The part of an RNA shown here (large-subunit ribosomal RNA, domain IV) has 329 nucleotides and comes from a Candidatus Woesearchaeota archaeon.

Context: one part of a larger RNA
RNA sequence: ACCAAUUAAGGGAAUUCGGCAAAUUAGCCCCGUACCUUCGGUAUAAGGGGUCCCUGUUAUUGUGUUUUUUCAAUGUGAUAGCAGGGCUCAGUGACUAAGGGGGUCCGACUGUUUAACAAAAACUUAAUUUUCUGCUAGCCCGUAAGGGUGCGUACAGAAGAUGACGCCUGCCCAGUGCCAGCACUUCAAGCCUGGUUCCAACCGGGUCAAGAACUGGUAAACGGCGGGGGUAACUAUAACUCUCUUAAGGUAGCUAAAUGCCUUGUCGUUUGAAUGGCGACGUGCAUGAGUGGCGUAACGAGAUCCCCACUGUCCCUAAAUGGUAUCUC
Numbered sequence: 001a002c003c004a005a006u007u008a009a010g011g012g013a014a015u016u017c018g019g020c021a022a023a024u025u026a027g028c029c030c031c032g033u034a035c036c037u038u039c040g041g042u043a044u045a046a047g048g049g050g051u052c053c054c055u056g057u058u059a060u061u062g063u064g065u066u067u068u069u070u071c072a073a074u075g076u077g078a079u080a081g082c083a084g085g086g087c088u089c090a091g092u093g094a095c096u097a098a099g100g101g102g103g104u105c106c107g108a109c110u111g112u113u114u115a116a117c118a119a120a121a122a123c124u125u126a127a128u129u130u131u132c133u134g135c136u137a138g139c140c141c142g143u144a145a146g147g148g149u150g151c152g153u154a155c156a157g158a159a160g161a162u163g164a165c166g167c168c169u170g171c172c173c174a175g176u177g178c179c180a181g182c183a184c185u186u187c188a189a190g191c192c193u194g195g196u197u198c199c200a201a202c203c204g205g206g207u208c209a210a211g212a213a214c215u216g217g218u219a220a221a222c223g224g225c226g227g228g229g230g231u232a233a234c235u236a237u238a239a240c241u242c243u244c245u246u247a248a249g250g251u252a253g254c255u256a257a258a259u260g261c262c263u264u265g266u267c268g269u270u271u272g273a274a275u276g277g278c279g280a281c282g283u284g285c286a287u288g289a290g291u292g293g294c295g296u297a298a299c300g301a302g303a304u305c306c307c308c309a310c311u312g313u314c315c316c317u318a319a320a321u322g323g324u325a326u327c328u329c
Base pairs, nucleotide, nucleotide: 001324002323003322004321006319007318008317010315011314014313019310027051028050029049030048031047036041038164052086053085054084055083056082057081058080059079060078061077062076063075064074065073066072087091099308100307101306102305103304104303105302106300107299111123112122127162128161129160130159131158132157133156138149139148140147141146165295166294167293168292170225171224172223175222176221177218178217179216180215181214185212186211190207191206192205193204194203195202226244227243228242229241230240253287254284265281266280267279268278269277270276
């Protein structure tokens, strides 16, 4: 000096990206428990008190003996109290054994995951919804025979999306898909038929499937959801209006957000001081409705902010214990 474990007066997060680490708390009994809530929870909420030994006594009770069954008496145990006394700094005396509370975001929850740098907001999930499928089904494997789903049968099976619950889920079918229709158009081989001289080959004409084209439908299919000018008797703003334009021009909600460039936006609040947090505002660079939108009790080794308690994290270091390194032998 380091490693491991220990203790520190006063202060108590001033440390630090951040209370990381450590400390605090802890079992059982009694009392007492808020907001919120899907009325189940939240909840061991929070916050208090007790806990050891001795003596006496009360109640309940197990089991013996005596007694005439009972009542009762007398032994010996258990449990729950009450009263008095005793000792220590300290009575779950060691060990064992939750720190607590309040906001916000995300995900409903339990569960799963990158064996060996990621446990999460990712995956899953119940639930909601769409598509295909009437069974010799559909989907999957196989060249096939055949096999799986399934010795199942639409309350079933397969494929996709969203993701409890509550309130909801707006407009667009022009593009790309998918589905349906189809008088007409296009359209290969084949078939019919014509040509050159007998054949072959070749060249025409007709017929003609799917597909395309055409006509419709479909967005909880892939997806998309505008610009400019003017206008009110202060100013500002524009319910109003003009115009270009689109398939339709973003509705309800929500918002400097896990999404906001400018940006440390502006206001309020929290602090002595806040690029933080929370609550508002909204021309939102580039929010937005099952690519789900917004809420939400409970839950979370999730993210983030604050408060109480607590502490060697720090002010500011020190001491002691066991080892290692170093030096000498």

Source information: Taxonomically the source falls in Candidatus Woesearchaeota (Archaea, Nanobdellati). Its mean pLDDT, the model's own confidence on a scale to 100, is 85. The full RNA is in RNAcentral, with records from ENA.